[in-house]
RNA sequence: ACCCGACAAGAGCACACCCGUCGCGAGGCGGGGCCGCAAAGCCAGGAAUCUCAAGGCAUCGAGAUGGUCCGGCUGCCGAA
Repeated sequence: ACCCGACAAGAGCACACCCGUCGCGAGGCGGGGCCGCAAAGCCAGGAAUCUCAAGGCAUCGAGAUGGUCCGGCUGCCGAA
């Protein structure tokens, strides 16, 4: 340095839910909260799911989700 991930150490984030706010909506943001997370840090590239609109159907378009998965970039610590 790389792989790897401990009943290690010091940190970090924050599910559901509640309040406020933005949005047609999925959902986002702030505060509380703390189920969990070795990347639960960043990226919407691929898939998947969800929302909106159109349509008789097939489907197409726009958007959302990174704590659904794959992938890319970067990072703390150092046992086996």

Background:
This is a predicted structure of an 80-nucleotide RNA (c-di-GMP-I riboswitch aptamer) from a Gemmatimonadota bacterium. The organism belongs to Gemmatimonadota, within Bacteria. The coordinates come from a structure-prediction model, not an experiment, and the mean pLDDT is 84. The model forms 95% of the base pairs in the Rfam consensus.